This is a predicted complex of two RNAs, RNase P RNA and transfer RNA, with 459 nucleotides together. Rfam match: Bacterial RNase P class A. The family's RNA type in Rfam is ribozyme. Model confidence (mean pLDDT): 76 of 100.
[in-house]
C1' cells in the first nucleotide's frame, strides 16, 4: 500500500438576514386580531409495523377443545421470537461469519420422471448352479456354444437427488458382515471433566437402521380479546324516518374473541336504504428517561452516588441564503523538518462532498435504507 | 395512526410441492378479388423482488417492494 473482517462513535459549530409551529409574558384593541420581549422545537433509523411490553377498556377473565408462537445449553431482562457467554455442525487459507440446532427405532403421508426395484424393497444386463432341447468337436470319459425353464447372487454395469456402511483378506458354484482385521457411524455400560449442552477414555453389542417435521403429527414451554380512531368528559346535531329478519321466560341478542360449557345482563337486537354532525378538553410528556463516576460480573446487565429536564403538533411546525471556522477527500508544490532509502510529518495554493430521510400514546428489540471518516485483527504485496 | 387483504403473459384468471391450464388481445400462415368471420401454429428465459428449507418451490418459511380496502358520534 491492497484485499478482507469486526467494533465503537458522529451526523458539523458560530454569527448575520429572511421565514415556520407551540408555550409564557407585556402593551394596544378589547370580538376573532396586531405589535414587542423571553424560552423551546426530530432520528439513528422518527421507516417497515415484524416481535415483546407499559397504559386503557371489555362486570370477574373461569374450564374444555381448537388455534397460534417458540424449540442446543446456561445466564440477562418488565417481557420477547431480543441480547450475552458457551456447545455442536457448516462456510472460509485466516481474522471471522452463519445455523427455525427437540423427535423420522410413536404413527400416517410423500419421494415426480427415469429405473427391475423408492423402503426394513428389488433380479433388467451380468455372474453362477440345475434340468431339457439343438449344433459342433471327440474312440470313450467328457468339453464348448446357443435357446427355453427353474433357482441362487446386491460383488460389477445401468437408472436416479437418494439403491441399506468403506477398504483388504478369508470363504464360496458364484456371491454376500457369511467370517475376520482396521476405519466411520449407532446403541448400551462404566469412569473422568463441566451447573449444563457436550467432550475425553475404556469395554461390550448386533453388524448398519434412507430422506422429508420451513408435510400432518408427537413432546416441552408460553399465550383471554381489542387497541390512544384505546378510553373519560363537555359541546353540537334531530328524519331516534322507511324497509326486512329474529325474539319476549319454548330466551333473540349482548358481555365474548374460533367453538362449546359455565356465569352475568336481558326486551328488544341485527341488517339495508336514507338523514344529521364531525368541534373542544384530558389521556399527553418524570420516564423499564438522559449524562458522569464507582462497584460486581468474561459479557449482556445489575446496584450505588452525583447532576439534568430534553418537541407535544392535530393535515400537522423545526427551513433557506451568505460569511468564517472545524473535520475530511483529490491534485499541485525549487517551503520547512526527519529518514541511507521507499517515503513520512507539517505548511502553502487550487478544487470538492455532505447521504438516508420527518415525531403523531410511550418504551425495549429486530429488520430495512444510508454519508464520510476512526480503531483493532487476519492475509498478501512492495521498498529499505 | 391502527387494522385487514392482494400481487401469475398486454387484460381477466386456473394451478396450493413434480413439464405454468384456459379465454380475450397480439404475431405468422391457410381461405377470400380485398376486409371481416372461420381453421392451424406461435407467444410466461424472471409467477412483485431477495434469501432460505427440499432431490425439486408460483406453492412452504423469513425479510423487503407496490397497490387496494376499513374505521368516530347521534345509534
Nucleotide at each position: 500500500g491492497g484485499a478482507g473482517u469486526a467494533g465503537a462513535a458522529c451526523a458539523g459549530a458560530u454569527g448575520a438576514u429572511c421565514g415556520c409551529c407551540g408555550c409564557c409574558u407585556c402593551g394596544c384593541g378589547c370580538u376573532u386580531g396586531c405589535g414587542g420581549g423571553g424560552g423551546g422545537g426530530a432520528g439513528g433509523a422518527a421507516a417497515g409495523u415484524c416481535c415483546g411490553g407499559a397504559c386503557u377498556c371489555c362486570g370477574a377473565a373461569g374450564g374444555a377443545c381448537a388455534g397460534g408462537a417458540u424449540g442446543c445449553u446456561g445466564g440477562g431482562u418488565a417481557a420477547c421470537g431480543c441480547c450475552c457467554a458457551g456447545u455442536c455442525c457448516c462456510g472460509g487459507a485466516a481474522a471471522c461469519g452463519g445455523g427455525a440446532a427437540g423427535g423420522a427405532a410413536a404413527g400416517u403421508g410423500c419421494c415426480a420422471c427415469a429405473g427391475a426395484a423408492a423402503g426394513g424393497a428389488a433380479a433388467c444386463c451380468g455372474c453362477c448352479c440345475g434340468g431339457c432341447g439343438c449344433u459342433c468337436g471327440c474312440u470313450c470319459c467328457u468339453g464348448a456354444g446357443c435357446g427355453c425353464c427353474g433357482g441362487g447372487u446386491a460383488a460389477g454395469g445401468g437408472u436416479g437427488a437418494a439403491a441399506g456402511g468403506g477398504u483388504g483378506a478369508g470363504g464360496u458354484a458364484a456371491g454376500a458382515g457369511c467370517u475376520c482385521a482396521c476405519c466411520a457411524g449407532c446403541c448400551c455400560u462404566g469412569c473422568c471433566g463441566g451447573u449444563g449442552a457436550c467432550g475425553a477414555c475404556a469395554g461390550g453389542g448386533g453388524c448398519u437402521c434412507g430422506g422429508u417435521a420451513a408435510a400432518c403429527c408427537c413432546c416441552a414451554u408460553c399465550c383471554g380479546g381489542a387497541g390512544c380512531a384505546a378510553g373519560a368528559c363537555c359541546a353540537a346535531a334531530u328524519a331516534g324516518g322507511g324497509g326486512g329478519a329474529c325474539g319476549u321466560u319454548c330466551g333473540a341478542g349482548g358481555g365474548u374473541g374460533g367453538u362449546c360449557c359455565g356465569c352475568c345482563c336481558g326486551a328488544g337486537u341485527c341488517c339495508c336504504c336514507g338523514g344529521g354532525u364531525a368541534g373542544g378538553u384530558c389521556g399527553c410528556a418524570c420516564g423499564a428517561c438522559c449524562c458522569c463516576g464507582g462497584c460486581a460480573g468474561c459479557a449482556a446487565u445489575g446496584c450505588c452516588g452525583g447532576g439534568g429536564c430534553u418537541a407535544g403538533a392535530u393535515g400537522a411546525a423545526u427551513g433557506a441564503u451568505c460569511a468564517u471556522c472545524g473535520c475530511c477527500c483529490c491534485g499541485a508544490u525549487u517551503g520547512c523538518g526527519g529518514g541511507u532509502g521507499a517515503c513520512c510529518g507539517u505548511g502553502u495554493c487550487g478544487g470538492g462532498a455532505a447521504a438516508c430521510a420527518g415525531a403523531a400514546u410511550c418504551c425495549g428489540g429486530c429488520u430495512u435504507a444510508u454519508g464520510g471518516g476512526c480503531u483493532g485483527c487476519u492475509c498478501c504485496g512492495a521498498c529499505a | 395512526u391502527g387494522g385487514g387483504g392482494u400481487g401469475u403473459c398486454g387484460u381477466c384468471a386456473a394451478g396450493u410441492g413434480g413439464u405454468a391450464a384456459g379465454a380475450c388481445a397480439c404475431g405468422g400462415g391457410c381461405c377470400u378479388u380485398u376486409g371481416g368471420a372461420g381453421c392451424c401454429c406461435g407467444c410466461a428465459u424472471c409467477c412483485g423482488g431477495a434469501g432460505g428449507u427440499u432431490c425439486g418451490a408460483a406453492u412452504c418459511c423469513u425479510c423487503c417492494c407496490a397497490c387496494c380496502c376499513c374505521a368516530g358520534c347521534c345509534a